About this RNA:
Predicted 3D model of a 534-nucleotide part of an RNA (large-subunit ribosomal RNA, domain I) from an uncultured Flavobacteriaceae bacterium. The prediction has a mean pLDDT of 83. Rfam family: Bacterial large subunit ribosomal RNA.

Context: one part of a larger RNA
RNA sequence: GGCGUAUGGGGAAUGCCUAGGCUCUCAGAGGCGAAGAAGGACGUGAUAAGCUGCGAAAAGUCGCGGGGAUCGGCACACACGAAUUGAUCCGCGAAUAUCCGAAUGGGGCAACCCGGCUGGUUGAAGGCCAGUCAUGCCGUAAGGCAAGCAAACCCGGUGAACUGAAACAUCUAAGUAGCCGGAGGAGGAGAAAACAAAAGUGAUUCCGAGAGUAGUGGCGAGCGAAAUCGGAUUAGCCCAAACCAAUGUUGUUUCGGCAAUAUUGGGGUUGUAGGACCACGAUAUUUAGUGCGUAAUGAAUUAGAACGCUUUGGAAAGAGCGGCCAAAGAAGGUGAUAGCCCUGUAUAAGUAAAGACCGUUACUGAUAGUGGUAUCCUGAGUAGCGCGGGGCACGUGAAACCUUGCGUGAAUUUGGCGGGACCAUCCGCUAAGGCUAAAUACUCCUGAGAGACCGAUAGUGAACUAGUACCGUGAGGGAAAGGUGAAAAGAACCCCGAACAGGGGAGUGAAAAAGAACCUGAAACCAUACGCUU
Repeated sequence: GGCGUAUGGGGAAUGCCUAGGCUCUCAGAGGCGAAGAAGGACGUGAUAAGCUGCGAAAAGUCGCGGGGAUCGGCACACACGAAUUGAUCCGCGAAUAUCCGAAUGGGGCAACCCGGCUGGUUGAAGGCCAGUCAUGCCGUAAGGCAAGCAAACCCGGUGAACUGAAACAUCUAAGUAGCCGGAGGAGGAGAAAACAAAAGUGAUUCCGAGAGUAGUGGCGAGCGAAAUCGGAUUAGCCCAAACCAAUGUUGUUUCGGCAAUAUUGGGGUUGUAGGACCACGAUAUUUAGUGCGUAAUGAAUUAGAACGCUUUGGAAAGAGCGGCCAAAGAAGGUGAUAGCCCUGUAUAAGUAAAGACCGUUACUGAUAGUGGUAUCCUGAGUAGCGCGGGGCACGUGAAACCUUGCGUGAAUUUGGCGGGACCAUCCGCUAAGGCUAAAUACUCCUGAGAGACCGAUAGUGAACUAGUACCGUGAGGGAAAGGUGAAAAGAACCCCGAACAGGGGAGUGAAAAAGAACCUGAAACCAUACGCUU
């Protein structure tokens, strides 16, 4: 020096655990904000750095309800206090709520600076306190509304590239990402100028099939329907106009009016055409809202069954023996594994604000028929057409349909549009105004629950003072870090030592080889002892 064995150090793997995550289900909620939000700054405790709470009334104040013995947050110590005259705590409601921030009196390098007016401060102020003073829109005014923030979902505007085509240009990626605007708990769409095909359907939306079909496509890569059928859910309505009337204005007048125009009210809303108008008939039917009554539900909360002995052990819930409850054998805790020890669970009860369904009639509102047809009305720079685009599964194609930048430009119910060039027949429908629940999408958030999901290098980046420490001028990047024990019983006292380091005794404990650098404690690596060997 090597190898082996043993004992230690070192180290943190592994095992076990879970306080935290992840993915869902069912309900709820789906907004907050000038009555000043979201988010912050600074304060606030006897002592107080961090987190949490709160706001100069500052870990809190008041009222009501619950509850019934401890309490002064995390945070285990000391001091000082509170509480059965009911505290702490829980629920509901209220008060206070500095400064910044849409930030809004003006300014500004956010959390700061400086003002005007009114009132107060016994008089005064280079002082202090309270209130008020931004902008835009609507409104005669009084006054009202808006703004800003927020995870996804939704609608609209704008709109890439990488990529694929094994290169690349049409094409694709994709109307995706990004940016902007807007709304709601959903949004959008929606009551046929629709489909269909010789038969019919009857608003829209979503799901399954039709179907990777028909098509489209440098007919490449790719893109990709619809009718129809089966389901979910169902709901239909209102204007404009004709006509009538009132009011205002204007014109005209023979002062009786007439006409035009504007506003308002009645009327009226469709394809079997309907309505105005004329004639007849009728106060019927159905229904909404408000009010009143009833009160299911509804916060904190309350009651809530049933076990003992022996034994092992530090400890019984284990084992043995014998019982009991069960509308409760979900779960968690308790010194090991508990239906019967504790919290609970099944079940039952109760309740403030609020309040469904239902009833009621009071008020307010909406809603209907038959016949006739001379005249009138039925959405115009619209439909259509030309040029250029876009959307439709459809790339200009035989290219209908929808849309529109430029140009042009109808008809009026004997009208008009569509049925995939176009024409005819036939069939369907009635554009150029508007509203509309449900079935559908999503989850920042609340409650209850689930998992052949993770278990501290995993699972969120974050189980812990985590978007923290730290890095960066900044945008931004971004960690590590869990476990004594059943209970602190956290080691009185003594000794070594310079020692508040470290250790040895003593003591606690089941265990200290559980001693706070604390469960278990692998390997690398280091050391000591012994054996063998060079």